[in-house]
């Protein structure tokens, strides 16, 4: 230097064009004498640019990071 895959919430991950799902976690409320546990609730997310589209987390091309494999 190429070639591939990976980036989604604090942590782990699902989503194959049309309001972005779960898990732990955290925040409040019940419950308990107090703690846990349990239940209900809610706050928090698509690497960055740029193009395609009526519409982009999705596709495309560029940058970044990390991995992996050739030289």
């Nucleotide at each position: 230097g190429g070639g591939c895959c990976a980036u989604u919430a604090g942590u782990a991950c699902a989503g194959u064009g049309g309001u972005a799902a779960u898990a732990c976690g955290c925040c409040g409320c019940a419950u308990u004498c107090g703690c846990a546990u349990u239940g209900c609730g809610g706050a928090g997310g698509c690497g960055g640019g740029a193009g395609u589209u009526c519409g982009a987390u999705u596709c495309u091309c560029c940058c970044a990071u990390g991995g992996u494999c050739c030289a």
This is a predicted structure of a 71-nucleotide RNA (transfer RNA) from a Candidatus Roizmanbacteria bacterium. It matches the Rfam family "tRNA". Rfam classes the family as a transfer RNA. Model confidence (mean pLDDT): 85 of 100. The sequence is in RNAcentral, with records from ENA.